[in-house]
RNA sequence: GAUUUUGACGGCGAUGGAGUUCGCCAUUAACCGCCUGAACGGCUGAUAACUCCUACAGAAUU
Numbered sequence: 001g002a003u004u005u006u007g008a009c010g011g012c013g014a015u016g017g018a019g020u021u022c023g024c025c026a027u028u029a030a031c032c033g034c035c036u037g038a039a040c041g042g043c044u045g046a047u048a049a050c051u052c053c054u055a056c057a058g059a060a061u062u
Stems, first nucleotide, its partner, number of pairs: 010025004016053006033043003
C1' cells in the first nucleotide's frame, strides 16, 4: 500500500421530555416546514405515528 472477513457504538425523522412502533442514514450521510416570480408579508404543528407530561393558545366553570 492492496484485498478479504468480522464488528462495538450510534445518528436522524421543521420548537421540549419519556415510552412503544415504523422508516431513513453511515459522517462527503440521513435531517434542517409551507405559501408568494422575488421581496414584504402570511400560515400550521411541541408526534414520523400513538400515549402521557411540560410550555403556548382558545373556551367554559369555580

Description:
Model confidence (mean pLDDT): 77 of 100. The RNA shown here (Fluoride riboswitch aptamer (crcB RNA motif)) has 62 nucleotides and comes from an Acidobacteriota bacterium. Rfam family: Fluoride riboswitch aptamer (crcB RNA motif). Rfam links the family to the GO terms positive regulation of gene expression and response to fluoride.